[in-house]
Context: one part of a larger RNA
RNA sequence: UGACGGGGGCCCGCACAAGCGGUGGAGCAUGUGGUUUUAUUCGACGCAACGCGAAGAACCUUACCAAGUCUUGACAUCCUGCGAACUUUCUAGAGAUAGAUUGGUGCCUUCGGGAACGCAGUGACAGGUGCUGCAUGGCUGUCGUCAGCUCGUGUCGUGAGAUGUUGGGUUAAGUCCCGUAACGAGCGCAACCCUUGUCCUUAUUUGCCAGCACGUAAUGGUGGGAACUUUAAGGAGACUGCCGGUGACAAACCGGAGGAAGGUGGGGACGAUGUCAAGUCAUCAUGGCCCUUACGACUUGGGCUACACACGUGCUACAAUGGCCAGUACAAAGGGUUGCGACCCUGCGAGGGUGAGCUAAUCUCAUAAACCUGGUCGUAGUCCGGAUUGGAGUCUGCAACUCGACUCCAUGAAGCCGGAAUCGCUAGUAAUCGUGGAUCAGCAUGCCACGGUGAAUACGUUCCCGGGACUUGUACA
Numbered sequence: 001u002g003a004c005g006g007g008g009g010c011c012c013g014c015a016c017a018a019g020c021g022g023u024g025g026a027g028c029a030u031g032u033g034g035u036u037u038u039a040u041u042c043g044a045c046g047c048a049a050c051g052c053g054a055a056g057a058a059c060c061u062u063a064c065c066a067a068g069u070c071u072u073g074a075c076a077u078c079c080u081g082c083g084a085a086c087u088u089u090c091u092a093g094a095g096a097u098a099g100a101u102u103g104g105u106g107c108c109u110u111c112g113g114g115a116a117c118g119c120a121g122u123g124a125c126a127g128g129u130g131c132u133g134c135a136u137g138g139c140u141g142u143c144g145u146c147a148g149c150u151c152g153u154g155u156c157g158u159g160a161g162a163u164g165u166u167g168g169g170u171u172a173a174g175u176c177c178c179g180u181a182a183c184g185a186g187c188g189c190a191a192c193c194c195u196u197g198u199c200c201u202u203a204u205u206u207g208c209c210a211g212c213a214c215g216u217a218a219u220g221g222u223g224g225g226a227a228c229u230u231u232a233a234g235g236a237g238a239c240u241g242c243c244g245g246u247g248a249c250a251a252a253c254c255g256g257a258g259g260a261a262g263g264u265g266g267g268g269a270c271g272a273u274g275u276c277a278a279g280u281c282a283u284c285a286u287g288g289c290c291c292u293u294a295c296g297a298c299u300u301g302g303g304c305u306a307c308a309c310a311c312g313u314g315c316u317a318c319a320a321u322g323g324c325c326a327g328u329a330c331a332a333a334g335g336g337u338u339g340c341g342a343c344c345c346u347g348c349g350a351g352g353g354u355g356a357g358c359u360a361a362u363c364u365c366a367u368a369a370a371c372c373u374g375g376u377c378g379u380a381g382u383c384c385g386g387a388u389u390g391g392a393g394u395c396u397g398c399a400a401c402u403c404g405a406c407u408c409c410a411u412g413a414a415g416c417c418g419g420a421a422u423c424g425c426u427a428g429u430a431a432u433c434g435u436g437g438a439u440c441a442g443c444a445u446g447c448c449a450c451g452g453u454g455a456a457u458a459c460g461u462u463c464c465c466g467g468g469a470c471u472u473g474u475a476c477a
Base pairs, nucleotide, nucleotide: 001477002476003474004473005472007471008470010468011467012466013465015461016460019425020424021423022422023421026316027315028314029313030312031311032310033309034307035306042053043052064302065301066300067299068298069297070296073125077124078123079121080120081119082118083117086103089100090099091098092097107114108113127291128290130289131288132287136285137284138280139279140278141276143274148187149186150185151184152183153182154163155162156161167178168177169176193268194267195266196265198236199235200234201233202232203231208225209224212223213222214221239262242256243255244254245253246252318418322377323376324375325374326373327372334365335364336363339358340357344353345352346351384415389410390409391408392407393406394405395404431453432452433451434450435449436448437447
């Protein structure tokens, strides 16, 4: 100087407390361990691995396994020879591939040849998701959006170092003020950026409809309008600016006015010096090592989907604040031409037929659902719950057996609120209800986003966890 202490005093955080809802019990989905397997490819392992890489494993993907094949190679550059490229059909085979066969003779040219492509040959080389993340770059997680981390000059100390950065207040903040052997400065904090909340100006279509007309069973449907809403560009607005009090005449804090908004208004992006030899050689790049008729490459089939079991994360429930039936209302944000697909017809339905319109504020996905009104059920393993299984189908796709999603009929399991333990959340939040998107032929209970309804509680900092700064002890570095 650090680190540590079941040392001390101070401060903060959904850290505890106060509340609300869960997990742990059930069924299923999904990931992991283990076991099994010819293979169940690989990586990730406390927080910070386990709905993670994977924004989507039937083939492909695919890296794994079995079998069948290739060896200048599936891919790149160079050299030589032949042939335009390309294309039709047949045979063998699981296919890769092998054999036969039809059409075609193109472009440029100095007529030597050349360009693109295919086949064969030669070797230089290709290739490797093989190993090492403890050789690395880049990227990322984490402490932590915590308030810290340093430097120049000066001063002090033999020196390591100290001072500044400590102290008194204050703040979300090393934020600011005062003091001060320090005076300044840098990276962080804050602000500048995006979004949301109010108003103004401009613009007025595809969006809007107050007033004036027309028309309809009805609808901004039509003329028209530019008020309103919306859209999207520019501005205004919030700064402790004003008032009172407290304070050290400071910084600041408390209360108030005005205001759409008040003390960082809400949310996001933004992550200092460093820590964990943290993660990634399987995104990519790359040193070294290793393989080179194979650890490379192609194909078919299988596997990644197995299943005595254990754990994580979720979904659905156990019901009456509910289930079912009928009627009926109100969003936001997105996607769409290999696409979204209306109306109509058809099917109980998933769907099918037709194909208007739309390169989209125009058309479409697209009925939001919870809510509300009426009816029924009456505490029951039930009109709760829907697993599982049988049958019949639909769609995508060469192909749904291993191994897709959905529909209909039948079946109707466990489950009556969950031990020890444990998680999230402080406001438009939790809880609850639907909607959309990426990936994607098809396939979410996951992920990302969107709106609807909309709480309870916080006395307080003794304790648990994590962190900041001061001080003290130390046989630790």

A computed fold for a 477-nucleotide part of an RNA from an uncultured prokaryote, annotated as small-subunit ribosomal RNA, 3' major domain. The coordinates come from a structure-prediction model, not an experiment, and the mean pLDDT is 84. It matches the Rfam family "Bacterial small subunit ribosomal RNA". Rfam links the family to the GO terms structural constituent of ribosome and ribosome.